Record summary: Model confidence (mean pLDDT): 85 of 100. Predicted 3D model of a 121-nucleotide RNA (FMN riboswitch aptamer (RFN element)) from Companilactobacillus crustorum JCM 15951. It matches the Rfam family "FMN riboswitch aptamer (RFN element)". Rfam links the family to the GO term FMN binding. It was read from a public genome assembly, where an Rfam model found it.
RNA sequence: AUUGGUUUUCAGGGCAGGGUGUGAUUCCCGACCGGCGGUAAAGUCCGCGACCCAACGCAAGUUGGCCGAAUUGGUGUGAUUCCAAUACCGAUAGUUAAAGUCUAGAUGGAAGAAAACAGAG
Numbered sequence: 001a002u003u004g005g006u007u008u009u010c011a012g013g014g015c016a017g018g019g020u021g022u023g024a025u026u027c028c029c030g031a032c033c034g035g036c037g038g039u040a041a042a043g044u045c046c047g048c049g050a051c052c053c054a055a056c057g058c059a060a061g062u063u064g065g066c067c068g069a070a071u072u073g074g075u076g077u078g079a080u081u082c083c084a085a086u087a088c089c090g091a092u093a094g095u096u097a098a099a100g101u102c103u104a105g106a107u108g109g110a111a112g113a114a115a116a117c118a119g120a121g
Base pairs, nucleotide, nucleotide: 002120003119005117006116007115008114009113010112017029018028019027031101032100033090034089035048036047037046038045043088044087052065053064054063055062056061070086071085072084073083074082092104093103094102
């Protein structure tokens, strides 16, 4: 170098402007946003987390399941990642009216990132 352990810190963004209406950041026009690791730099590839569901459990939780969406052209050794164009996707509950963007669970959890410590080597 590397490797397992303990502890600590960090770890999600977004409806401007307008229309209808008693009422909508929920409908319509339009606007805006993009967790983590991998890989030529990725919301749409591969993998993971979150949400949600089921079983078990007094509980903490464990196990299992579910888990959205992209094409064309260009450059290049190499890109579904860059550049150009045009598309598409987005949990649950709530609401004077249907929500990726408001409010809530959440001052939560977490993929993971970083640091410190003692060890192995």